[in-house]
RNA sequence: GCCUGCAACAACCCCGUGGGAAUCUGUUCGCUCCCGCUGCAGGC
Repeated sequence: GCCUGCAACAACCCCGUGGGAAUCUGUUCGCUCCCGCUGCAGGC
C1' cells in the first nucleotide's frame, strides 16, 4: 500500500464518523444502500 471482516473506545444497553441517494412521515424520529475518513483484527 491492497483485500476481507469488524466498532473496542461511548455517562446501562445500542450507537466510530462526514457526505449523498432511495424509502417512511404533516414534521421529527426511523430504515436500506452508496462514497470517503478514524480505529481494531486477519490475509497478501
NadA riboswitch from an Acidobacteriota bacterium, 44 nucleotides, folded computationally. The source organism's lineage runs through Bacteria, Pseudomonadati and Acidobacteriota. Model confidence (mean pLDDT): 75 of 100.